[in-house]
Context: one part of a larger RNA
């Protein structure tokens, strides 16, 4: 390498846009490159391989055919697959008309709880655990009640709901904007699918400058718990947790399931369209659930949202540890990340 394979056993690339390339609907001509068919040339010889023969066999050696599975050239055939013309409307997409949602990004507004400041009132506690202390408090703590201030995050509605390509997206308005669905069947007429590279998005911590700081909290001080306690419980608390603008580029980035297409019983809940609503329907497209038939599957399970059946195209595995480690390379301010061996072990 062939082959098997990737939901849990090694193994889907975090998503998406998109070159090259690969792979492409349905009809007419026409080419004849691939495709298939005959002839010719050539494919050195030794080996190998069938068949006969020669040394007493046999290895060994001679003839002879086959084979040489390519290449070139010619002469034809044309289904199918390229080329080139021309058309087509179902794939795609575009229009109009409706409709859907925490989709995005910027501004402004809201109460509630939180803390901390001021006033008023008022005393001895509070807080806190399993039990305590540490802390706070008679220099008036905590509980009430009124006033201001700040920061952050929106109870209930709220739900196997809903947008979003992932990563996420949740008070209320307001302005931009992206996007799906539905109907019509107008318009373009294959315009398409995947995508090595490479761009761009990418949760949480990190990390640069410059704000911000309420709450919560890594480190870290104390206080318990224990033999010990660099923990669990407690009382503080600094990065950070929030904002701008730049970096980073990782995660059980999970459906542990890669995109796109076509077929294969159904039933049931639910969202959003459409169509019907009495001369009527029980339907029909698009999504989110459950359960289930064939099938598949090692099982658990999957099962028209497939893990079935085929089809195109990338990505990825090939025994455990050494190791996602070392060297090297790229990219980072850094931390680290991509990429990735190997000895030697079982």
């Nucleotide at each position: 390498u062939u082959g098997g394979g990737u939901u849990u056993a090694a193994a889907g690339g975090g998503u998406g846009c998109g070159u090259a390339g690969g792979c492409g609907g349905c009809c007419u001509g026409u080419u004849a490159a691939g495709u298939c068919a005959g002839g010719g040339g050539u494919g050195a010889a030794a080996g190998g391989u069938u068949g006969c023969g020669g040394c007493u066999u046999a290895a060994c050696c001679g003839c002879a055919g086959a084979c040489a599975u390519g290449c070139c050239u010619u002469u034809g055939a044309u289904a199918c697959u390229g080329g080139c013309a021309g058309g087509c409307u179902u794939g795609a997409a575009u229009a109009a008309a409706g409709u859907u949602g925490a989709g995005g990004u910027a501004g402004g507004c809201g109460g509630a709880a939180u803390g901390u400041g001021g006033c008023a009132a008022g005393u001895a506690g509070c807080g806190g655990u399993g039990a305590a202390a540490u802390g706070c408090a008679u220099a008036g703590a905590g509980a009430u009640g009124c006033c201001a201030c700040a920061g952050a995050a929106c109870a209930c509605c709220g739900a196997u709901u809903g947008c979003g390509a992932a990563g996420g997206c949740a008070g209320c308005u307001u302005a931009c904007u992206a996007a799906g669905c539905u109907u019509u069947g107008a318009u373009u007429g294959a315009c398409g699918c995947u995508g090595a590279g490479g761009c761009a998005c990418g949760a949480a911590a990190g990390c640069g400058u410059g704000g911000g700081g309420a709450u919560c909290a890594a480190a870290c001080a104390g206080g318990a718990u224990u033999a010990g306690a660099u923990a669990c419980c407690c009382u503080g608390g600094u990065a950070g947790u929030c904002c701008a603008c730049g970096c980073a580029g990782u995660a059980a980035a999970c459906g542990a399931u890669g995109a796109g297409a076509a077929c294969u019983a159904g039933c049931u809940g639910u969202u959003g369209g459409c169509g019907a609503u009495a001369g009527a329907a029980u339907g029909u497209c698009a999504g989110c659930g459950g359960c289930a038939c064939a099938g598949c599957g090692a099982a658990a399970g999957c099962g028209u949202u497939a893990a079935g059946u085929u089809c195109u195209c990338c990505a990825c595995c090939u025994g455990g540890g050494g190791a996602g480690u070392a060297c090297g390379a790229u990219c980072g301010c850094a931390a680290g990340a991509u990429u990735g061996a190997a000895a030697c072990u079982c």